This is a predicted structure of a 71-nucleotide RNA (transfer RNA) from Methanospirillum sp.
Model confidence (mean pLDDT): 84 of 100.
The RNAcentral record of the sequence draws on ENA.
Rfam family: tRNA. Rfam links the family to the GO term triplet codon-amino acid adaptor activity.
The organism belongs to Methanospirillum, within Archaea.
[in-house]
RNA sequence: GCGGUAAUAGUCUAGCGGCAGGACAGGGGCUUCCCAAGCCCUUAGCCCGGGUUCGAAUCCCGGUUACCGCA
Numbered sequence: 001g002c003g004g005u006a007a008u009a010g011u012c013u014a015g016c017g018g019c020a021g022g023a024c025a026g027g028g029g030c031u032u033c034c035c036a037a038g039c040c041c042u043u044a045g046c047c048c049g050g051g052u053u054c055g056a057a058u059c060c061c062g063g064u065u066a067c068c069g070c071a
Stems, first nucleotide, its partner, number of pairs: 001070007010024004018054001026042005047063005
């Protein structure tokens, strides 16, 4: 230099055009003599900039970062 893969909440992860879901963690409550466990509620997220579309996490272009391969 070229090619490929990945980027979603504090952490891990699902979602392949139509309300962004789960687990752990955090906060509140129930239960218990207390703690733990369990149950309920709640907070918090689409890497950045454009484009296509009625509608984009999803498709297209450019960029950033990480990893892999080729030279």